[in-house]
RNA sequence: AUACGAAAAAGACAAAAUUGCUGCAUAGCGAUGUCGCAAAGCUAAAGGGGCUUUAUUGGUAUAAUCAAACCAAUAGGAUAGCCAGCUGCCGAA
Numbered sequence: 001a002u003a004c005g006a007a008a009a010a011g012a013c014a015a016a017a018u019u020g021c022u023g024c025a026u027a028g029c030g031a032u033g034u035c036g037c038a039a040a041g042c043u044a045a046a047g048g049g050g051c052u053u054u055a056u057u058g059g060u061a062u063a064a065u066c067a068a069a070c071c072a073a074u075a076g077g078a079u080a081g082c083c084a085g086c087u088g089c090c091g092a093a
Stems, first nucleotide, its partner, number of pairs: 004091002013036001017032006035081001041086003047083002049079001051077002054075007
């Protein structure tokens, strides 16, 4: 230095839930909280996956109506604690 990750040391972050604000929504920010995490640090079509009906287009019922619902594609939006890329503390085996 690289790989690796401890019943080590020093620290960091903060799930769910509750609550306030924003938003069409997914979700984001703050407070409480502490499930967890060796990257739970950063990166969002300059890789993939799933999420969102907000917009556009197409389709779906049967005697007829009930489609203000549902499904799909594209665009936009968010998600890194889904995988991934980049950077990084410490030093037992």
Predicted 3D model of a 93-nucleotide RNA (c-di-GMP-I riboswitch aptamer) from Paenibacillus foliorum. The model forms 95% of the base pairs in the Rfam consensus. RNAcentral holds the sequence, with entries from Rfam. Taxonomically the source falls in Paenibacillus (Bacteria, Bacillati, Bacillota, Paenibacillaceae). It matches the Rfam family "c-di-GMP-I riboswitch aptamer". Rfam describes the family as follows. GEMM was predicted in a large-scale screen for bacterial structured RNA regulatory elements. The prediction has a mean pLDDT of 81.